[in-house]
RNA sequence: AGUUGAAAAAGGUAAACUGUCCGAAAGGGCAGGACGCAAAGUACUGGGUCUAAGGUCUGUAUCCUUAUGACAGACUACGGCUGCCAGACUACCGAC
Numbered sequence: 001a002g003u004u005g006a007a008a009a010a011g012g013u014a015a016a017c018u019g020u021c022c023g024a025a026a027g028g029g030c031a032g033g034a035c036g037c038a039a040a041g042u043a044c045u046g047g048g049u050c051u052a053a054g055g056u057c058u059g060u061a062u063c064c065u066u067a068u069g070a071c072a073g074a075c076u077a078c079g080g081c082u083g084c085c086a087g088a089c090u091a092c093c094g095a096c
Stems, first nucleotide, its partner, number of pairs: 002096004012037002017032006035083001041089002045086003048081003054076007
């Protein structure tokens, strides 16, 4: 330095849930908590997936003179998920 493993040692991290804050939501921060994790470290590079504020379209109802607004549905990411997967970068210990 490369590959590989998680038995040991030193450690690290923290699911669900609870409280609180941010957010339209998905989700995220902090504290408690521990299901787990050999990269469950970093980062959206690609895929997959979640949400739909805003936008677009359709329908319904009112009015009948048009348009706006209301309700419902569908689509949509520039918003998320790295503990969904792959790739990239970095890293302790052991073995070869």